[in-house]
Context: one part of a larger RNA
Molecule: small-subunit ribosomal RNA, 5' domain
Organism: Trachelomonas pertyi
RNA sequence: GGAUGAACGCUGGCGGUAUGCUUAACACAUGCAAGUCUAACGGUUAGUUUGGCCGUGGCGGACGGGUGAGUAAUAUGUAAGAAUCUGCGUUUAGGUGGGGGAUAAUGUACGGAAGCGUUCAGUAAUACCCCAUAAUGCUAUUAAGUUAAAGAAUUUCGCCUGGACAUGAGCUUACAUCUGAUUAGCUAGUUGGUGGGGUAAGGGCUUACCAAGGCGAUGAUCAGUAGUUGAUUUGAGAGGAUGAUCAACCACACUGGGACUGAGAUACGGAACAGACUCCUACGGGAGGCAGCAGUGGGGAAUAUUGCACAAUGAGCGAGGAGCUUGAUGCAGCAAUACCGCGUGGGGGAUGAAGGUUUUAGAAUUGUAAACUCCUUUUCUCAAAGAAGAAUGUUUGACUGUAUUUGAGGAAUAAGCAUCGGCCAAUUCUGUGCCAGCAGCCGCGGUAAUACAGGAGAUGCGAGCGUUAUUC
Numbered sequence: 001g002g003a004u005g006a007a008c009g010c011u012g013g014c015g016g017u018a019u020g021c022u023u024a025a026c027a028c029a030u031g032c033a034a035g036u037c038u039a040a041c042g043g044u045u046a047g048u049u050u051g052g053c054c055g056u057g058g059c060g061g062a063c064g065g066g067u068g069a070g071u072a073a074u075a076u077g078u079a080a081g082a083a084u085c086u087g088c089g090u091u092u093a094g095g096u097g098g099g100g101g102a103u104a105a106u107g108u109a110c111g112g113a114a115g116c117g118u119u120c121a122g123u124a125a126u127a128c129c130c131c132a133u134a135a136u137g138c139u140a141u142u143a144a145g146u147u148a149a150a151g152a153a154u155u156u157c158g159c160c161u162g163g164a165c166a167u168g169a170g171c172u173u174a175c176a177u178c179u180g181a182u183u184a185g186c187u188a189g190u191u192g193g194u195g196g197g198g199u200a201a202g203g204g205c206u207u208a209c210c211a212a213g214g215c216g217a218u219g220a221u222c223a224g225u226a227g228u229u230g231a232u233u234u235g236a237g238a239g240g241a242u243g244a245u246c247a248a249c250c251a252c253a254c255u256g257g258g259a260c261u262g263a264g265a266u267a268c269g270g271a272a273c274a275g276a277c278u279c280c281u282a283c284g285g286g287a288g289g290c291a292g293c294a295g296u297g298g299g300g301a302a303u304a305u306u307g308c309a310c311a312a313u314g315a316g317c318g319a320g321g322a323g324c325u326u327g328a329u330g331c332a333g334c335a336a337u338a339c340c341g342c343g344u345g346g347g348g349g350a351u352g353a354a355g356g357u358u359u360u361a362g363a364a365u366u367g368u369a370a371a372c373u374c375c376u377u378u379u380c381u382c383a384a385a386g387a388a389g390a391a392u393g394u395u396u397g398a399c400u401g402u403a404u405u406u407g408a409g410g411a412a413u414a415a416g417c418a419u420c421g422g423c424c425a426a427u428u429c430u431g432u433g434c435c436a437g438c439a440g441c442c443g444c445g446g447u448a449a450u451a452c453a454g455g456a457g458a459u460g461c462g463a464g465c466g467u468u469a470u471u472c
Base pairs, nucleotide, nucleotide: 001472002471003470004469006468007467008466009465010464013342014341015340016339017338018337019335020334021299026297027296028295030294031293032292035059036058037057040056041055042054043053044052066252067251068250076176077175078174079173080172081171084169085168089165090164091163092162093161094160095159096158097131098130099129100128106121107120109118110117111116137146138145139144151157152156178224179223180222185215186214187213190212191211192210193209194208195207196206197205227249228248229247230246231242232241233240234239254275255274256273277288278287279286280285305332307331308330309329313328314326315325316324317323345375346374347373348372355366356365357364358363380409381408382407383406384405385404389399416461417460418459419458420457421442422441423440427456428455429454430453431452437444438443
């Protein structure tokens, strides 16, 4: 000198664009954040239609959003690879026949403080089951065997079985990937083989037996620290430091381990169990999980609103719709937190006014500064007009009467902060008297202090300025 998710002190006019719990992965009141489909199905409302509601069923709740605790390699980055799966989507080939028994809702009778539960009756389906059909599927090949379906409806939308593609995901290998030797030996499913099992899939993934291997000073093991990368920052570069925002990957969802469903989870706002904590209780038992968006307490030097809207973009459902949902997202609010831009007036104006300060008492300086005069109106105030963002025939804008434009008014509404001994641009007076104090380093202060405090003046930067912290 540069940089910052900064903080503190003094000060503070406006706009644009970004950014905003770096600490306690501490605890959380309240509201919202994942629903949707009646063109799958039954019921319900004195009756009809539109519709609402209840449940069954389907798809989606594995995305999106958050956080960085763990993890030094089951991660990440780069480059290869073979033994795999893939809902929805695209394309292609074929099929969609017959039958059956339940069950929720509901009604009934009950239990319980509550959460909720029980008995009997009772009905539907694209829910469930059976039979048939069966290949270019599967059983490694032939033979042989085996495996499916669902309807709704006006077009049309579906359903089942294959092939190919796309997308997404799982797996393997090589190289790279912080510190410590005051950590030197580590390892028993450990290393390899065979058989069995398991997985979508290779594999000690698992198990029985056999062999005794495997790793290590090119640092194993152990300990500490840490999400990784694209990037960011600095630097001429090499390199160093960092990993906020944005993007990719990973991990986690009160703590722990284990599973179900599903194409996909070992599932943030699903379920069961154990634990800690909080709450309710009629003491029998229950309920909960903000590292989603706001917000609260706490911690801290320190970090925002319990806002508006689905208008746009995207996502889920849905008929390819209407539409519904969406704290994703778009916006607004707060903060000089950062960057960029603009302004706080411009021209003239000497009696060099008054006042202040200094003085060698002559004057010098503040200083064209002010006053005064002539202008201007960016900003400001008021008034009027008023978008684009909307795509497709009509309609549809949260932002928003916003941006912007025009008119009127009046210099009006708008300057501070630090420094002035040297480094380092800028000096004098008064007070103080090794005191009070200053200070980044050197050092100032003990009676003439350019170094302390105040005044005047000057210098630097300027809606900021200085200090502190960290880093190059």